This is a predicted complex of two RNAs, RNase P RNA and transfer RNA, with 453 nucleotides together.

[in-house]
């Protein structure tokens, strides 16, 4: 110098001009506690407001209440949190020279399934080519070749993503974890280090893959969502059809268990049709809040002390327009740097509120590490 | 704002649950049939299965994140 790996922050600024939205003063007007006009004064978007993917605050469902079943979610250990499927460390695997990254990381020895084609065979093994034994025949001068037949054998060849744990010996006709040594992965026992995952040693027993196939183990889980719910107003035909004895109380079934209707003059349910589509509260300020000293902890975060913080619409405001400057980029000039002249300035935008996680994002600026060249 | 479902030939759909070959129909090309033409018979072109990253030996199917598009839900009586 180069190439690369991660982490943080910020995401233009100033004037000026025309306007938006909520609050609020001050005047005016409409028959005044509402509406409207004028002026002015204060505030006015985000790092994802976004996806809605988890987890929660809140409301409502009779206390959110039992049991079986069903269903879902989550999966290595420990901490952290109000809680997560989320953060922090750490351990196993896995890529990488390396900083550092990636892991849906319990079980395949609970059972069941499935492993297309292709192969002899794909899981209580198997015989296409092959080895080897035995018999019958037939053939060579004998060895010896062949052909049927019977038995044995996964060692080789061949086929697949994948062939029954590799290697290498003993063994045997000929072979094989059949047996032996050495090695690879795993399960259970012992002992040891560790808080623990897990890690070493040792001894037994195993050996295809697949759980993002069914499933089994263990933990957890009621439902629905602010169009939740509430208080008031206006308005209409509590009107008409079918089903109907049990039925409703927002849960997947059923069963207790509390309320409420009802049992034919009919609760309920379904289906057309009627009305009104307003206001307020939830909902804006104090909350799991931000920013900073200091303390504990490896961190993640937690304590303490100080300091700050008023978007709140409801078809939906936060923005147009001009100058100047700022960053980056091109191009020409020229004196290393300026000076002109062009261009770009993301991504996107709050709708009950919080914490995450994802995913979108020009550009700049902090600070760290790796690795290879060069010098010295 | 919330709750659901859909993206497969030029259109419409099936295949996905329980993974190995992509399919039906209409349209389209081409022959035959007719004097031409439609009709009908015959053959036959056309697919990144919305993108993108996993699991798997292998994804259209499974399991994540994305893009697009469609439905449904106000209250009174």
């Nucleotide at each position: 110098a180069a190439a690369g790996c991660a982490g943080g922050a910020g995401g233009a600024g100033c004037a000026g001009u025309c306007g938006c939205g909520c609050u609020u003063u001050a005047a005016g007007a409409g028959a005044u506690c509402c509406u409207u006009u004028u002026a002015g004064a204060g505030u006015g978007a985000g790092g994802a407001a976004a996806g809605u993917c988890c987890g929660a605050g809140c409301u409502c469902c009779a206390g959110a209440g039992a049991a079986u079943c069903a269903g879902g979610a989550c999966g290595c250990c420990c901490g952290g949190u109000a809680a997560c499927a989320c953060c922090g460390g750490g351990g196993c695997g896995g890529a990488g020279u390396g900083a550092u990254c990636c892991g849906a990381c319990g079980g395949a020895u609970a059972g069941u399934g499935c492993c297309a084609c292709a192969g002899a065979a794909a899981a209580c093994a198997a015989a296409c080519c092959g080895c080897c034994c035995c018999g019958a025949c037939c053939u060579u001068u004998u060895u010896u070749g062949g052909u049927c037949g019977g038995a044995g054998c996964a060692a080789g060849g061949g086929u697949g993503a994948a062939a029954a744990c590799g290697u290498g010996g003993u063994g045997u006709a000929a072979g094989a974890g059949a047996c032996c040594a050495c090695g690879a992965g795993u399960g259970c026992c012992a002992c040891c280090a560790g808080a623990g995952a897990u890690g070493g040693u040792g001894g037994c027993g195993c050996u295809g893959g697949u759980a993002a196939a069914c499933c089994c183990c263990g933990u957890c889980c009621g439902g629905a969502g602010c169009a939740a719910g509430g208080u008031c107003a206006a308005a209409u035909a509590g009107g008409g059809a079918a089903a109907g004895a049990g039925g409703c109380g927002u849960u997947g079934a059923u069963u207790c268990g509390c309320g409420c209707c009802g049992c034919u003059c009919g609760a309920u349910u379904u289906c057309c049709g009627g009305g009104u589509a307003g206001a307020c509260c939830g909902c804006a300020a104090g909350g799991a809040g931000c920013a900073g000293u200091c303390g504990g902890g490896u961190a993640a975060c937690c304590g303490c002390c100080u300091g700050c913080c008023a978007a709140g619409a409801u078809a939906a405001a936060u923005g147009g327009c001009u100058g100047c400057u700022g960053u980056c980029c091109c191009g020409a000039u020229u004196u290393u740097a300026a000076u002109c002249g062009g261009g770009a300035u993301a991504c996107a935008g709050a709708a009950c509120u919080c914490g995450g996680c994802u995913u979108a994002u020009a550009c700049u600026c902090c600070a760290g590490c790796u690795u290879u060249c060069a010098a010295a | 704002c919330g709750g659901g479902g859909c993206g497969u030939a030029g259109c419409g759909c099936a295949g996905c649950c329980u993974g190995g070959u992509a399919g039906c129909g209409c349209a389209c090309u081409u022959g035959c049939u007719u004097g031409g033409g439609g009709u009908g018979c015959a053959a036959g072109u056309g697919g990144u299965c919305g993108g993108c990253c996993g699991u798997u030996c292998a994804a259209a199917u499974c399991g994540g994140c994305u893009c697009g598009c469609c439905c449904c839900g106000a209250c009174c009586a």
Rfam match: Bacterial RNase P class A. It is annotated as a ribozyme. Model confidence (mean pLDDT): 79 of 100.